Background:
A computed fold for a 99-nucleotide RNA from a Gemmatimonadaceae bacterium, annotated as TPP riboswitch aptamer (THI element). It was read from a public genome assembly, where an Rfam model found it. It matches the Rfam family "TPP riboswitch aptamer (THI element)". Its family is annotated with thiamine pyrophosphate binding in the Gene Ontology. Of the family's consensus pairs, 91% are formed in the model. Lineage of the source: Bacteria > Gemmatimonadota > Gemmatimonadia > Gemmatimonadales > Gemmatimonadaceae.
[in-house]
RNA sequence: CACAGCCGCCAGGGGUACUCCGCACGGUGCGGGGUUGAGAAAGUCCCUUGGAACCUGACCCGGUCAACACCGGCGUAGGGAGUGCGGCGAGUGUCGCGU
Numbered sequence: 001c002a003c004a005g006c007c008g009c010c011a012g013g014g015g016u017a018c019u020c021c022g023c024a025c026g027g028u029g030c031g032g033g034g035u036u037g038a039g040a041a042a043g044u045c046c047c048u049u050g051g052a053a054c055c056u057g058a059c060c061c062g063g064u065c066a067a068c069a070c071c072g073g074c075g076u077a078g079g080g081a082g083u084g085c086g087g088c089g090a091g092u093g094u095c096g097c098g099u
Base pairs, nucleotide, nucleotide: 001093002092003091005088006087007086008085009084010082011048012047013046014045017035018034019033020032021031022030023029024028054079055078056077060073061072062071063070
């Protein structure tokens, strides 16, 4: 000096599925359970370019399951929001000086 880590602050991005029951019922909506998960309108939950948070591909393909992006492929694919500010200690690397 650079990167990483932790803390604080500000800004921004994202998702909300499947299934069962009840109410209402034209469509749908609301409430309560179950499954997975960080998160199922919920908790600052996750992510912010060193970006798989999340979207497209996709009413995709294979495997599970009561069912489902539940698992894997797709994916060295295409997109996608801060080179943000301050502090901490001293992790990694590089350079210089001294011994």